[in-house]
Model confidence (mean pLDDT): 88 of 100.
Small-subunit ribosomal RNA, 5' domain from a metagenome, 514 nucleotides, folded computationally.
Context: one part of a larger RNA
RNA sequence: GAUUGAACGCUGGCGGCAUGCUUAACACAUGCAAGUCGAACGGGGGCAGCAAUGUCCUAGUGGCGGACGGGUGAGGAAAGCGUAGGAAUCUGCCUUAGAGUGGGGGACAACCUGUGGAAACGCAGGCUAAUACCGCAUACGCUCGAAAGAGGAAAGCGGGGGACCUUCGGGCCUCGUGCUCCAAGAGGAGCCUACGUCCGAUUAGCCAGUUGGUAGGGUAAAAGCCUACCAAAGCGACGAUCGGUAGCUGGUCUGAGAGGAUGAUCAGCCACACUGGGACUGAGACACGGCCCAGACUCCUACGGGAGGCAGCAGUGGGGAAUAUUGGACAAUGGGCGCAAGCCUGAUCCAGCAAUGCCGCGUGGGUGAAGAAGGCCUGCGGGUUGUAAAGCCCUUUUAGUGAGAAAGAAGGUCGGCUGGCUAACACCGAGUCGAAUUGACGUUACUCACAGAAAAAGCACCGGCUAACUCCGUGCCAGCAGCCGCGGUAAUACGGGGGGUGCAAGCGUUAAUC
Numbered sequence: 001g002a003u004u005g006a007a008c009g010c011u012g013g014c015g016g017c018a019u020g021c022u023u024a025a026c027a028c029a030u031g032c033a034a035g036u037c038g039a040a041c042g043g044g045g046g047c048a049g050c051a052a053u054g055u056c057c058u059a060g061u062g063g064c065g066g067a068c069g070g071g072u073g074a075g076g077a078a079a080g081c082g083u084a085g086g087a088a089u090c091u092g093c094c095u096u097a098g099a100g101u102g103g104g105g106g107a108c109a110a111c112c113u114g115u116g117g118a119a120a121c122g123c124a125g126g127c128u129a130a131u132a133c134c135g136c137a138u139a140c141g142c143u144c145g146a147a148a149g150a151g152g153a154a155a156g157c158g159g160g161g162g163a164c165c166u167u168c169g170g171g172c173c174u175c176g177u178g179c180u181c182c183a184a185g186a187g188g189a190g191c192c193u194a195c196g197u198c199c200g201a202u203u204a205g206c207c208a209g210u211u212g213g214u215a216g217g218g219u220a221a222a223a224g225c226c227u228a229c230c231a232a233a234g235c236g237a238c239g240a241u242c243g244g245u246a247g248c249u250g251g252u253c254u255g256a257g258a259g260g261a262u263g264a265u266c267a268g269c270c271a272c273a274c275u276g277g278g279a280c281u282g283a284g285a286c287a288c289g290g291c292c293c294a295g296a297c298u299c300c301u302a303c304g305g306g307a308g309g310c311a312g313c314a315g316u317g318g319g320g321a322a323u324a325u326u327g328g329a330c331a332a333u334g335g336g337c338g339c340a341a342g343c344c345u346g347a348u349c350c351a352g353c354a355a356u357g358c359c360g361c362g363u364g365g366g367u368g369a370a371g372a373a374g375g376c377c378u379g380c381g382g383g384u385u386g387u388a389a390a391g392c393c394c395u396u397u398u399a400g401u402g403a404g405a406a407a408g409a410a411g412g413u414c415g416g417c418u419g420g421c422u423a424a425c426a427c428c429g430a431g432u433c434g435a436a437u438u439g440a441c442g443u444u445a446c447u448c449a450c451a452g453a454a455a456a457a458g459c460a461c462c463g464g465c466u467a468a469c470u471c472c473g474u475g476c477c478a479g480c481a482g483c484c485g486c487g488g489u490a491a492u493a494c495g496g497g498g499g500g501u502g503c504a505a506g507c508g509u510u511a512a513u514c
Base pairs, nucleotide, nucleotide: 001514002513003512004511006510007509008508009507010506013361014360015359016358017357018356019354020353021319026317027316028315030314031313032312035064036063037062040061041060043058044057045056046055047054048053071272072271073270080197081196082195083194084193085192086191089189090188091187094185095184096183098181099180100179101178102136104134105133111126112125113124114123115122116121142151143150144149156177157176158175159174160173161172164171165170198244199243200242205235206234210232211231212230213229214228215227216226217225247269248268249267250266251262252261253260254259274295275294276293277292278291297308298307299306300305325351327350328349329348333347334345335344336343337342364394365393366392367391374385375384376383377382398455400450401449402448403447404446408441411437413435414434415433416432417431418430420428458503459502460501461500462499463484464483465482469498470497471496472495473494479486480485
């Protein structure tokens, strides 16, 4: 000099854009943060209707999602990360092809009855539906096998309709969507190798599943991944092993560079979710707001037994020099579910607080010498503050008041038309035109009008380094100080005044890095 997620002191007008628990991975009151689908299913209920029926809601079964998104950096020096490669793998939803979607069965919730418990939650009996569950049939370029051969699947739901049939339910036709098998892709995930990746030798030897083989098991998959047997290997001064410290990277800061330091925000990867362990389900987890066991802690209890996990967003206590609101909205972007309308979304978008940082603007402009008064200094003549003020003439940014006013809105819904599908001018989806609409921010940005210089300057320093000097007080005292050093009666170095210098809504100090 540059820099910071800073803090502290004094001071403080406005706006934009960013950033905001670096400490206790300490403990947490309260609310919210993951639901959705009635176009899978039985049932229950509300509203409208005389009824048929229509419409809306949903505790349960069922499906998809809860493995994403969000948080944190404890652990971990290598199962990590970064770069470059590799082969022995899996992959829900999505895309592109091919083939199929036939015929049956038995249950369990909900519900009803009875019953236990303070509660959490159950238990027994009975009824019932399905895209829930299980057989049968059929099946490939699928699986097993050298071959012969063997084995393996499914589910429906919704819209519309002319002829024909009908037990009046529908069949049938058509469209959409779903389901099953198989293949390819995309994206995702798992695995392996090489090189790189902090300090300590006051850590020198380490290792028995250890190194390799055979056989078996196991996994989606290679492999001592696991087991039995056999061999005795394997690593190490090119630093093994041990100990300490640490999430890694793109980057960031600094520097002419080489390098050094660092890893907040944003992005990629990893790890963790009260502590330790375990598996279940599933395409995917050994799962933050799932389950089981053990432990510590907290809470409820009728003492028999139960409930919980903010390192999600706010918020509380505690720790600390120190870090914000128990806010608004799903309008946009994105995600989950759904045919859709839509619902959910503390992701996100916004608002609030903080000079924490960067950037911009303002605190007025012109004129004005009697060089006013006052202050300070003085050699008493004067000098300086100083065109500074007053006075006169203007302007009105920002703040204030009032009025107007974009963009962020794309879509979705309804209606018309065109062409596609089709037996069909029906339904559906595509395009186009039109209509009424969808904004949290928001009293938005921006523009105009009104009034009036009106509401807006401080902080540090002035001995040298280092820009800036005098007076008074003090008298090695009180004090200053980054280094050299000042202060013991004329202190440009302490304290105050006047004056000056430097920065400026900031200025200094402290801490930290180069």